The RNA shown here (c-di-GMP-I riboswitch aptamer) has 86 nucleotides and comes from Metabacillus sediminilitoris. The RNAcentral record of the sequence draws on Rfam.

RNA sequence: CUUCGAUAAUAGCAACCCCUUCGAAAGAAGGAUACGCAAAGCUGCGGACCUAAGGAGAAUUUCUCUAUGGUAGCCGGGUUACCGAA
Repeated sequence: CUUCGAUAAUAGCAACCCCUUCGAAAGAAGGAUACGCAAAGCUGCGGACCUAAGGAGAAUUUCUCUAUGGUAGCCGGGUUACCGAA
């Protein structure tokens, strides 16, 4: 330095529920709280999944399709990083 991840050590992040705000929704932000996480830091490049405002269509007052909207705590990739047992 690279790989790796321990009943090590110092730290870190923060699921669900609840409250407020934004949003058509999915969801996001803040507060409180911890299920967990060795990248649960960052990044929409690839896949997957969620939503359907708008648009299109239809068997029409409903239904179907669609991302330009999202999920990084869905997986992979890229990139940065604490510690040092085996």